[in-house]
Order: sequence, then C1' cells, then structure tokens
RNA sequence: GACAAUGGCAAACCUGGCGAAAGCCAGGGACGCAAAGCUAUAGGGGCGUAACCGCGGUGUUUUUGAAGCCGAAAAGCCAGCCAGCUACCGAA
Repeated sequence: GACAAUGGCAAACCUGGCGAAAGCCAGGGACGCAAAGCUAUAGGGGCGUAACCGCGGUGUUUUUGAAGCCGAAAAGCCAGCCAGCUACCGAA
C1' cells in the first nucleotide's frame, strides 16, 4: 500500500471452567484489525484489592487502639492505549 493473490486474528455477547477482583482459558460468535504477531518488576499509561489488618484514616471501651468501614499499596492483570522487537504478499 491496489476493490490483487494466499491466508490470518477475533470486540461485544452467550455457554462451560479458573480467579477475591481486574482478568484469563475453551467452544460459539464477528465489532473491527496490515502487525489485533511477540514482549507486562527492571519504558510510559491503565485496571484491580482478597488475604495480612502490616501502613494511613475513622474511633468502641472511662485502662493506649477491638471489630467494622474508607484509603494507599503487587511479586496480580491489560499490548484490541502508546511504546519496543520481529515478520508474510505485492501492482503502479
């Protein structure tokens, strides 16, 4: 990148499974994709919070911080957000 050729991937949603969640896997399904191929601590960005109550907040009990709730937090995720790496075909 051409209404070329050969092929590829598969959003939402549905079913089954895993997970606390984000999300992932398999089957169905196609919104789209010229890298929708690969790479997720050691580029940016985004998502997400179970456990521990370890940290911050709240503050029950007249004896110092119970329980619960809220927040932050990754050694959890996402490349179909950017990025990095690699690659098939090809006319004018």

Annotation
A computed fold for a 92-nucleotide RNA from Paenibacillus prosopidis, annotated as c-di-GMP-I riboswitch aptamer. Rfam family: c-di-GMP-I riboswitch aptamer. About the family: GEMM was predicted in a large-scale screen for bacterial structured RNA regulatory elements. Its family is annotated with cyclic-di-GMP binding in the Gene Ontology.